[in-house]
RNA sequence: GCAAGCGGCCGGAUGGUCGCGGCAAUCCGUCGCAAGGCGGUGCGCCGAGGAAAGUCCGGGCUCCAUGGACAGACUGCCAGGUAACGCCUGGGCGCGCACGCCGUGAGGCAGGCGCGACGGACAGUGCCACAGAAAACAAACCGCCCGAUCGGUGUGAACCGGCCGGGCAAGGGUGAAAAGGUGGGGUAAGAGCCCACCGCGCGACCGGUAACGGGAGCGGCACGGUAAACCCCAGUCGGAGCAAGGCCAAAUAGGCGGCGAGGGGCAGUCCUCCCCGAUCAAGACGCCGCGGGUCGGCUGCUGGAGGGUGCGGGUGAUCGCACUCCGAGAGGAAUGACCGUCCGGACGAUUCGUCGUCCGACAGAACCCGGCUUACAGGCCGCUUGCGUGC
Numbered sequence: 001g002c003a004a005g006c007g008g009c010c011g012g013a014u015g016g017u018c019g020c021g022g023c024a025a026u027c028c029g030u031c032g033c034a035a036g037g038c039g040g041u042g043c044g045c046c047g048a049g050g051a052a053a054g055u056c057c058g059g060g061c062u063c064c065a066u067g068g069a070c071a072g073a074c075u076g077c078c079a080g081g082u083a084a085c086g087c088c089u090g091g092g093c094g095c096g097c098a099c100g101c102c103g104u105g106a107g108g109c110a111g112g113c114g115c116g117a118c119g120g121a122c123a124g125u126g127c128c129a130c131a132g133a134a135a136a137c138a139a140a141c142c143g144c145c146c147g148a149u150c151g152g153u154g155u156g157a158a159c160c161g162g163c164c165g166g167g168c169a170a171g172g173g174u175g176a177a178a179a180g181g182u183g184g185g186g187u188a189a190g191a192g193c194c195c196a197c198c199g200c201g202c203g204a205c206c207g208g209u210a211a212c213g214g215g216a217g218c219g220g221c222a223c224g225g226u227a228a229a230c231c232c233c234a235g236u237c238g239g240a241g242c243a244a245g246g247c248c249a250a251a252u253a254g255g256c257g258g259c260g261a262g263g264g265g266c267a268g269u270c271c272u273c274c275c276c277g278a279u280c281a282a283g284a285c286g287c288c289g290c291g292g293g294u295c296g297g298c299u300g301c302u303g304g305a306g307g308g309u310g311c312g313g314g315u316g317a318u319c320g321c322a323c324u325c326c327g328a329g330a331g332g333a334a335u336g337a338c339c340g341u342c343c344g345g346a347c348g349a350u351u352c353g354u355c356g357u358c359c360g361a362c363a364g365a366a367c368c369c370g371g372c373u374u375a376c377a378g379g380c381c382g383c384u385u386g387c388g389u390g391c
């Protein structure tokens, strides 16, 4: 210097003008005894993100509920971090990828990167398609071997073929998976049948907080897989969500109460009875008040598990201390446009000096945080490995 992998960071820069959302100085008007309120003006200040996204986890906050158990949902190697987590860090184990080293071989060792729902399969139940002879207290299709018999060849020993009875599980074949492997002995043929080694299981003891690791010795090798099947074990979990919740509060129509007015005058009452006449409840009308809800307004609302710098503890996630900073709060919802200079890219022109045009990824807050996941042009930094080059 190049390439690959991993980790972290930035996400066009800067100046100006206008516009938009929020706060709001000053001045003016107005109300008020005053404090101050309201309307206008608008100096000045602030104004999207690393994901604001998906709304998948965990919290804060708010209201409601709150006896216990079962049910149900979720989590699941170990230790630590945290407000908490299904997140993060460190460690352990396993698997995969590309290399390296050792061994004749089975196989072993070391480092790098990635991935892992990574508790339990001798508590019980279930399932294992297709293929295949056989899929779980194995099985025999091809095959190998022994014996009987028949046929053929052959002088014979024997060989070949058919069929019957038996032995074997080495070789072939099926499958995601076939009941250890390499080499030798052994045998009619074979087989942990026996032996050496490799692998595996149990394992006194040792190390580690633990997961787990090492391992004298013992065992011919036993118990296939599946728990993102039921299940068992251990642990966690009340519900709804800022459209939560709180305050103020129209018009209209209901509800309750009071007052008023006027026409008709039923029941009742007075007139000894009837008629006539008088009086008159409720309802209806108007006004006022009270109360609940709706429209609407205010609040919740952004200073917080907050950011930066330094020092310290820790391998790290992260924690502690000191100083310092304030960085949007809308409510159909602002955050944009243009100009100058520069940066990067594409295209075109070029007298190779440059010039012109266009573009600047993914995407956009809505109560607030911690995560995860997904999207993303271009660029910067660090570490590791390999290759090349110089000293």
Stems, first nucleotide, its partner, number of pairs: 001387010012342007020047004027040005049362001053373002056371005061241004072237005077091005092118001093116005100109003119232002124230002126226003141172002143168005149162005180198006199221001200219003205214003245299004255290006268279003306325008343360007
Molecule: Bacterial RNase P class A
Organism: Gemmatimonadaceae bacterium